[in-house]
RNA sequence: CCAACUCUCGCGGGAGAGGCCCUGCUUCGCUGAAGCUACGCAGGGCGCCGAAGGCGCAACCGCCCCGGAAACGCUCAGGCAAAAGGACCGCGACGGGCUG
Numbered sequence: 001c002c003a004a005c006u007c008u009c010g011c012g013g014g015a016g017a018g019g020c021c022c023u024g025c026u027u028c029g030c031u032g033a034a035g036c037u038a039c040g041c042a043g044g045g046c047g048c049c050g051a052a053g054g055c056g057c058a059a060c061c062g063c064c065c066c067g068g069a070a071a072c073g074c075u076c077a078g079g080c081a082a083a084a085g086g087a088c089c090g091c092g093a094c095g096g097g098c099u100g
Base pairs, nucleotide, nucleotide: 002100003099005097006096007095008093009092010091011090012089013088018046020045021044022043023042024041025040029036030035047080048079049078053076054074055073056072060068061067062066
């Protein structure tokens, strides 16, 4: 100096499943009143999803005492209109690490 891998950061792509029901608070609005009630917030209920995270089994791998290990499974967490998030993929970069 170059390259590969990886970490961090930026950009782009990125699935699945109820815009469910009930109760309460608040209340734009409707209304002569009673009452109803948008958005928002809180609690409860049943159903469902899995690609944050977490946990489990394991093909396989290793330095084989033991350890690593999934897009498989479980669904604690999270999620079920949009938004946000999102494993993973692509591109990029002042850089960090390791190897050649």
Model confidence (mean pLDDT): 80 of 100. Glycine riboswitch aptamer from Phenylobacterium sp., 100 nucleotides, folded computationally. It matches the Rfam family "Glycine riboswitch aptamer". Gene Ontology term of the family: glycine biosynthetic process. Of the family's consensus pairs, 86% are formed in the model.